[in-house]
Molecule: transfer RNA
Organism: soil metagenome
RNA sequence: GUGUCUGUGGUGCAAAGGGCGAGCAUGCCGGCUUGUGAGGCCGGAGAUGCCGGUUCGAGUCCGGUCAGGCACA
Numbered sequence: 001g002u003g004u005c006u007g008u009g010g011u012g013c014a015a016a017g018g019g020c021g022a023g024c025a026u027g028c029c030g031g032c033u034u035g036u037g038a039g040g041c042c043g044g045a046g047a048u049g050c051c052g053g054u055u056c057g058a059g060u061c062c063g064g065u066c067a068g069g070c071a072c073a
Stems, first nucleotide, its partner, number of pairs: 001072007010026004019056001028044006049065005
């Protein structure tokens, strides 16, 4: 350089034939329970790498770009 795959809360993963107000686990915060932790129960905050396009509607499709992995050179 060319091709290909990946990028989603702090961390690890779903959602991928476009209709979803983006879900789960763990962590974090608050409350209850408890003599105090832990554990359990209830509630809460927190994310689609970035820019643009298509569409009534984009995590999902298209273009570009950035980062990482793999193959070839």